Model confidence (mean pLDDT): 82 of 100. A computed fold for a 387-nucleotide part of an RNA from Aquiluna sp., annotated as large-subunit ribosomal RNA, domain III. The RNAcentral record of the full RNA draws on ENA. It matches the Rfam family "Bacterial large subunit ribosomal RNA". Gene Ontology terms of the family: ribosome and structural constituent of ribosome.

Context: one part of a larger RNA
RNA sequence: GAGUAACGAUAAAGGGGGUGAAAGACCCCCUCGCCGGAAGUCCAAGGUUUCCUGCGCAAUGUUAAUCAGCGCAGGGUUAGUCGGGUCCUAAGAUGAGGCCGAAAGGAGUAAUCGAUGGAAAACAGGUUAAUAUUCCUGUACCACGCCUAACUGCGAUGGGGUGACGGAGAAGGCUAGGCCAGCCGGGUGUUGGAUGUCCCGGUUUAAGCGAGUAGGGAGUGUUCUUAGGCAAAUCCGGGAACACAAUCUCGAGACGUGAUGACGAGGUUUCUUUUGAAACCGAAGUGGUUGAUGCCAUGCUUCCAGGAAAAACCUCUAAGCUUCAGGUUAGGUGUGUCCGUACCCUAAACCGACACAGGUGGACAGGGCGAGAAGCCCAAGGCGCUU
Numbered sequence: 001g002a003g004u005a006a007c008g009a010u011a012a013a014g015g016g017g018g019u020g021a022a023a024g025a026c027c028c029c030c031u032c033g034c035c036g037g038a039a040g041u042c043c044a045a046g047g048u049u050u051c052c053u054g055c056g057c058a059a060u061g062u063u064a065a066u067c068a069g070c071g072c073a074g075g076g077u078u079a080g081u082c083g084g085g086u087c088c089u090a091a092g093a094u095g096a097g098g099c100c101g102a103a104a105g106g107a108g109u110a111a112u113c114g115a116u117g118g119a120a121a122a123c124a125g126g127u128u129a130a131u132a133u134u135c136c137u138g139u140a141c142c143a144c145g146c147c148u149a150a151c152u153g154c155g156a157u158g159g160g161g162u163g164a165c166g167g168a169g170a171a172g173g174c175u176a177g178g179c180c181a182g183c184c185g186g187g188u189g190u191u192g193g194a195u196g197u198c199c200c201g202g203u204u205u206a207a208g209c210g211a212g213u214a215g216g217g218a219g220u221g222u223u224c225u226u227a228g229g230c231a232a233a234u235c236c237g238g239g240a241a242c243a244c245a246a247u248c249u250c251g252a253g254a255c256g257u258g259a260u261g262a263c264g265a266g267g268u269u270u271c272u273u274u275u276g277a278a279a280c281c282g283a284a285g286u287g288g289u290u291g292a293u294g295c296c297a298u299g300c301u302u303c304c305a306g307g308a309a310a311a312a313c314c315u316c317u318a319a320g321c322u323u324c325a326g327g328u329u330a331g332g333u334g335u336g337u338c339c340g341u342a343c344c345c346u347a348a349a350c351c352g353a354c355a356c357a358g359g360u361g362g363a364c365a366g367g368g369c370g371a372g373a374a375g376c377c378c379a380a381g382g383c384g385c386u387u
Stems, first nucleotide, its partner, number of pairs: 013031006032384004040364004046344002050342001051075006060068002080141002082340003087118002092113003099106002122139005142336011153321002158316004166303004172296003177290005182203006188196001204262002208257003215250004219244008228236002263285001266281006304307001350359002366378004
C1' cells in the first nucleotide's frame, strides 16, 4: 500500500419468547421466502466414529457464538431368512510336475483363486437419545441332523436333462399409485352470503397358506428295439407298435385366510413451568373410475450379426453294499456358527491442499396445467446457502 480488496452463488427475511457476561446467526413459537426427477428419501463406492448425550469455547468455523462435522468425557452398530464367507463359475490372475531361457525370468497343463453374474428361506406392527427385514409382539418359511412309522435298490468326482441367456416390435391381462363418491369424526364464523351441491381431517393393513384365473408352453402314456452319449444305464438320443384327446406344466392378479389381530382421526387420566412424556379407550375402514416405464414376461412375433460358464436341482447307472447301510414320504424333535450393520453418501463427512459455485454409480417418482422424468406452481420432506 491499507484497516483498502475480500468474507465463496442476489433462495430473504420479520416479530415474540428463552438461555447467557454478551444474541442479526443458538433453542422454541408465529409469519415470510426457496427446492420439490430435489436443494427430499434409501443404498453402492469411498470415508472411518464424523452418530447420540452431557460439559466446554483457547484453537478450528473467512465475523460473533451460549452453537458445531471443533475440545473433553460417557454411550451407541444385536440377523438361520439383508449383503458376504463356509457353494459355483466369467474376463482375468496364480500355477505342482513338465517345457523354454546365461541368470533374473517367460509361456503354460492339472489344479486353485477370482463377481460386476448363477444358487435355500421373512413379512407387518411396535420400540431407543442413538440399532433394527437384526431387539420385542404376531404370523411364517428354508436347509441340515436325529427319532418314530410306512414303503423301498441304494450308490459318483462319471452320463443325460435343467440351469441357460441377443436386438427390435406389437397387442393383451393386471397391479402399485392417483382421483371422485360414499362412510366416520369435528366445525357452522370477527365482513355481504353461508345447515349447504358447505369446510377440515381420516378412510391403512404384509409375507405366508388355500384354491388355482387372464394368459404362455409341450401332444402325453405304455411296450419293444438300438452302430450314439469314452465304461454301464431302466436316463438322454435314434427307430417301431399300441392307447388316449385331452392331459400335463408354467403363470401375474383377484378372492378367501392371515386379521375377534395391528394401525387408526381423536378422546380421557396422570406427570411436567414450557417443550413434552406415559398409560388407557378408540369411529369409519366401502364402491366407482383412471392407470404405469412395474408384474405376467428370460413370454409372443420378427430379424441376422445367431446372442457366458459352472454349481445348486432332477434323473441314470459303475465300482461297491445288498436281513445291514442307504433312499422316499409323513409326524415329532433339535441345530443354524463367522464377518458387515453407527453416521455422511449430488455431500461441510467421498475425489478436488479449503466447511471449495467442480466431479460422483443405482433405487423411489405424489398433486394442478402438460405429450412428457420438459417447464411453472405446490405436497411429503428439507432448507434461507456462517458475516